[in-house]
Context: one part of a larger RNA
RNA sequence: CUCUCUCUAAGGAACUCGGCAAAAUGGCCCCGUAACUUCGGGAGAAGGGGUACCUUGAUUGAUUUUAAAAUUGAUUUAAGGUCGCAGUGACCAGGCCCAAGCGACUGUUUACCAAAAACACAGGUCUCCGCUAAGUCGCAAGACAAUGUAUGGGGGCUGACGCCUGCCCAGUGCCGGAAGGUUAAGGAAGUUGGUUAGCUUCAAUUUGAAGCAAAGCUGGCGACCGAAGCCCCGGUGAACGGCGGCCGUAACUAUAACGGUCCUAAGGUAGCGAAAUUCCUUGUCGGGUAAGUUCCGACCCGCACGAAAGGCGUAACGAUUUGGGCACUGUCUCGGAGAGAGACUCG
Numbered sequence: 001c002u003c004u005c006u007c008u009a010a011g012g013a014a015c016u017c018g019g020c021a022a023a024a025u026g027g028c029c030c031c032g033u034a035a036c037u038u039c040g041g042g043a044g045a046a047g048g049g050g051u052a053c054c055u056u057g058a059u060u061g062a063u064u065u066u067a068a069a070a071u072u073g074a075u076u077u078a079a080g081g082u083c084g085c086a087g088u089g090a091c092c093a094g095g096c097c098c099a100a101g102c103g104a105c106u107g108u109u110u111a112c113c114a115a116a117a118a119c120a121c122a123g124g125u126c127u128c129c130g131c132u133a134a135g136u137c138g139c140a141a142g143a144c145a146a147u148g149u150a151u152g153g154g155g156g157c158u159g160a161c162g163c164c165u166g167c168c169c170a171g172u173g174c175c176g177g178a179a180g181g182u183u184a185a186g187g188a189a190g191u192u193g194g195u196u197a198g199c200u201u202c203a204a205u206u207u208g209a210a211g212c213a214a215a216g217c218u219g220g221c222g223a224c225c226g227a228a229g230c231c232c233c234g235g236u237g238a239a240c241g242g243c244g245g246c247c248g249u250a251a252c253u254a255u256a257a258c259g260g261u262c263c264u265a266a267g268g269u270a271g272c273g274a275a276a277u278u279c280c281u282u283g284u285c286g287g288g289u290a291a292g293u294u295c296c297g298a299c300c301c302g303c304a305c306g307a308a309a310g311g312c313g314u315a316a317c318g319a320u321u322u323g324g325g326c327a328c329u330g331u332c333u334c335g336g337a338g339a340g341a342g343a344c345u346c347g
Stems, first nucleotide, its partner, number of pairs: 001342008010333002014331001019328001027051005036041001038160001052082005057076008083087001095326007102318002107119002123158007135144003161313004166243003171240002173236005180231003186225002190221006198212005244262005271305001272302001283299005
């Protein structure tokens, strides 16, 4: 010097990103216990007292007994006494409170750096599915769904509960519609080639040459008839999504309830707001401190909140995050002493 422990005057978080770590609290009994609340809770809230042993008493149970009484156990709100600094004497054994954010909750998770505000959740809502279900796996057979049947099953979003959930259907999606436009395979009137029985001409030994060419077969083109889809018409937002600009105006000033104008499918409603969202920003005011970029309460100029990618609240809950307080302490002022184990030397 390192590690694990013990103690430490005075102070008591001045340490530090942060009370990290340590200290403190602690069992049982009695008293007592606030806001708030979903009336269950909150609550072991907080806070206060007791605690060993001996004697006597009181209350009460059991056994024996006719009863009295006796024996034995429990409790103690009683009185007196004994010892110590100290009586749950060691060990064991909650620190507590206030305010705010997030998530309702118990649960789940990155096996081995993250346990959370992430996931799940009961509840809400939309949507698909009538059973040979929808959906999923498989080439198929088949299987799951389900030995279930819409109070069921699948999928999406949201996430207890309370109060609520505004406007826009122009675009995209989905649903419905079928008048018209467009439109495939396929069909097809017709048309046009190939092939050659046959015919004509020439030559004539020959199915030699040239031309025309029915039927059949075969190729090309093809009016017209052809669904869904798309165009089209309508609906639909707890579907994907979106939810304006400029100018002027009131008898101080300032501001603008009000007006004008442009654009849009419609221009952000309620609630909340420097917020887990605010750049400017340590915004401004108030509170807390001697002093506060954090915190709490307001304001609203929301760079760039906002209503199931839910909005705003909310008791309880949380190894959650932030701020404050009490208690407590070697975290610190600032060190010191001690025990054990290492380190170092010899062996």

Large-subunit ribosomal RNA, domain IV from Pyramimonas parkeae, 347 nucleotides, folded computationally. NCBI's taxonomy places the organism under Eukaryota, Viridiplantae, Chlorophyta, Pyramimonadales, Pyramimonas subgen. Trichocystis. A source record names the gene rrl.